[in-house]
Context: one part of a larger RNA
RNA sequence: CGCAGGAGGCUUGAGGGGGGCUGUCCCUAGUACGAGAGGGCCGGGAUGGACCGACCUCUGGUGUCCCGGUUGUCCUGCCCAGGGCACCGCCGGGUAGCCAUGUCGGGACGGGAUAAGCGCUGAAAGCAUCUAAGCGCGAAGCCCACCCCAAGACGAGGCCUCCCACGGCACAAGCCGGUAAGGCCGCAGGGAGACGACCUGCUGAAGCGGCCGGGGGUGGAAGGCGGGUAACCGCUGAAGCCGACCGGCGCGCAUCGGCCGAGG
Numbered sequence: 001c002g003c004a005g006g007a008g009g010c011u012u013g014a015g016g017g018g019g020g021c022u023g024u025c026c027c028u029a030g031u032a033c034g035a036g037a038g039g040g041c042c043g044g045g046a047u048g049g050a051c052c053g054a055c056c057u058c059u060g061g062u063g064u065c066c067c068g069g070u071u072g073u074c075c076u077g078c079c080c081a082g083g084g085c086a087c088c089g090c091c092g093g094g095u096a097g098c099c100a101u102g103u104c105g106g107g108a109c110g111g112g113a114u115a116a117g118c119g120c121u122g123a124a125a126g127c128a129u130c131u132a133a134g135c136g137c138g139a140a141g142c143c144c145a146c147c148c149c150a151a152g153a154c155g156a157g158g159c160c161u162c163c164c165a166c167g168g169c170a171c172a173a174g175c176c177g178g179u180a181a182g183g184c185c186g187c188a189g190g191g192a193g194a195c196g197a198c199c200u201g202c203u204g205a206a207g208c209g210g211c212c213g214g215g216g217g218u219g220g221a222a223g224g225c226g227g228g229u230a231a232c233c234g235c236u237g238a239a240g241c242c243g244a245c246c247g248g249c250g251c252g253c254a255u256c257g258g259c260c261g262a263g264g
Stems, first nucleotide, its partner, number of pairs: 001152001005163007015149004021049007033038001051106005059100004066093005071086006110144003117137004166177004182260004186202005207253003210249005216242003223236005
């Protein structure tokens, strides 16, 4: 810009893409077959490998400052207690998120038309012949079925709901202006994201922060008291601290607002 008024939702699926793998074992059955050795078709079941998708309950990884330990040095006058720097100083753990080595799922089932091939009926050609007319089977392959995208599918689809019959000029198409439903800007953010986009909110509000509660992680704070010559230990006390997780509460910030947008 288009989709012959303007909007907000929900959809159909033309068309396109993805997927399509396979081993072993068991039952049928030591049956059919075979002198024996050996050993099925058909059908049913179990369990793996590789690959793909999703997810984080479990097992683990990361987790740059969530907690603890600890070395050197400087600082807060000193002790105590802390802070800075040294790859996060080093080390032990670790929530959310993101991940795989973890968990779950997938290939299928089925239908249609066929290939090679196997047939039925059957003439030309009194026979024969699957073919010439006609008909039936028959593949991991083709079409559908499964998953994803999808109406710029200009053949621009469908359904539901909302907005309404203003003003000026021309007065035929049309041009200009203010609005409606609605949208955009702005702002607070995100399970969304390079940016746009998408999504949730903007006080009639739980969107973010904060606070409170819970979960969760560290692992027993400081101070005091007691014990010990001391290093240090015990009690107070599952203590103190505590990002992202789950909620609650208007305390702070989303203020106030501006613009666009039908007149067929």

Source information:
Large-subunit ribosomal RNA, domain VI from bacterium HR23, 264 nucleotides, folded computationally. RNAcentral holds the full RNA, with entries from SILVA. Its mean pLDDT, the model's own confidence on a scale to 100, is 89.